[in-house]
Context: one part of a larger RNA
Molecule: large-subunit ribosomal RNA, domain IV
Organism: Candidatus Methanomethylicaceae archaeon
RNA sequence: CCAAGGCAAGGGAACUAGGCAACUUAGCCCCGUUGCUUCGGCUUAAGGGGUGCCUGCUUUCGAGUAGAAAGCAGGUCGCAGUGACAAGGGGAGUCCGACUGUUUACCAAAAACACAGGUCAUCGCAAAGCAGUAAUGCUUAGUACGAUGGCCGACGCCUGCUCACUGCCGGUACGUGAAAACCUCUUCCAAGAGGUCUAAGCGCCGGUAAAGAGCGGGGGUAACUCUGACCCUCUUAAGGUAGCGUAAUACCUCGCCGCUUAAUUGGCGGCUUGCAUGAAGGGCGUAACGAGACUCCCGGUGUCCCUGCCUUGGACCUG
Numbered sequence: 001c002c003a004a005g006g007c008a009a010g011g012g013a014a015c016u017a018g019g020c021a022a023c024u025u026a027g028c029c030c031c032g033u034u035g036c037u038u039c040g041g042c043u044u045a046a047g048g049g050g051u052g053c054c055u056g057c058u059u060u061c062g063a064g065u066a067g068a069a070a071g072c073a074g075g076u077c078g079c080a081g082u083g084a085c086a087a088g089g090g091g092a093g094u095c096c097g098a099c100u101g102u103u104u105a106c107c108a109a110a111a112a113c114a115c116a117g118g119u120c121a122u123c124g125c126a127a128a129g130c131a132g133u134a135a136u137g138c139u140u141a142g143u144a145c146g147a148u149g150g151c152c153g154a155c156g157c158c159u160g161c162u163c164a165c166u167g168c169c170g171g172u173a174c175g176u177g178a179a180a181a182c183c184u185c186u187u188c189c190a191a192g193a194g195g196u197c198u199a200a201g202c203g204c205c206g207g208u209a210a211a212g213a214g215c216g217g218g219g220g221u222a223a224c225u226c227u228g229a230c231c232c233u234c235u236u237a238a239g240g241u242a243g244c245g246u247a248a249u250a251c252c253u254c255g256c257c258g259c260u261u262a263a264u265u266g267g268c269g270g271c272u273u274g275c276a277u278g279a280a281g282g283g284c285g286u287a288a289c290g291a292g293a294c295u296c297c298c299g300g301u302g303u304c305c306c307u308g309c310c311u312u313g314g315a316c317c318u319g
Base pairs, nucleotide, nucleotide: 001314002313003312004311005310006309007308008307010305011304014303027051028050029049030048031047035042036041038154052076053075054074055073056072057071058070059069060068061067077081089298090297091296092295093294094293095292096290097289101113102112117152118151119150120149121148122147123146129138130137131136155285156284157283158282160215161214162213165212166211167208168207169206170205171204174203175202176201181196182195183194184193185192216234217233218232219231220230243277244274255271256270257269258268259267260266
């Protein structure tokens, strides 16, 4: 010096991307417990007190002067009584995902997957879907309160407008529409040519967005100013509703204001003209939960100021 471990005056996160690591706390009994809440819970919230041993006694259980549990009074030792081992640090705000679960065996455990629940589609059973050339098999020894497939993902409040495009479903007088068949023509045949008829499909008509998708621009206007309820105009299938909003989404951006700090590109709360939010590729909330992400506070700490000492094993030196 390296690895593992122990201790450290004073300070106490000043370290650092970040409290990473370590420290703190810890069992049981009693008291006490804001706020939120889906009234179950969060909860051991937070915070405070007690805890050994000895003597005597009480109560309950017990058939019992075996025993066990709870308790009262007095005494007593130590720095320390859950004396070792074992054994939560706590609080507040926000984001995401409701939750327990699952996952990249060997760099990712998560906000990803799943999930109850919601919704749409297909399917009446010799079904739909799947495997197979087939026989046959699975679903299923099931039968729509079922099965299969897609999307969303507890719960609460909700889920706006557009069917022009694409898809799907339904309809269709008419148009188009292959072969075959029929008719006509081609010197007899054949090949061939033209015509008639005509399936699906397409055209055409309608429906359908929790199907794929999409959801505007310019100009003017109120008796201070600003703003623009209002008006004009171009244009679309329809011009983004409720919500939320500088966001896990905002370029400008370290937006502006407030709180937090001595100081904050941070966090939180507002505002919000949203480069490029937005409603099951769900929108907004949400108690509980989380080895998830961010921020702050208390406690306690060798993370640091700033290093030192000790233990064990290596490295190293000598033989």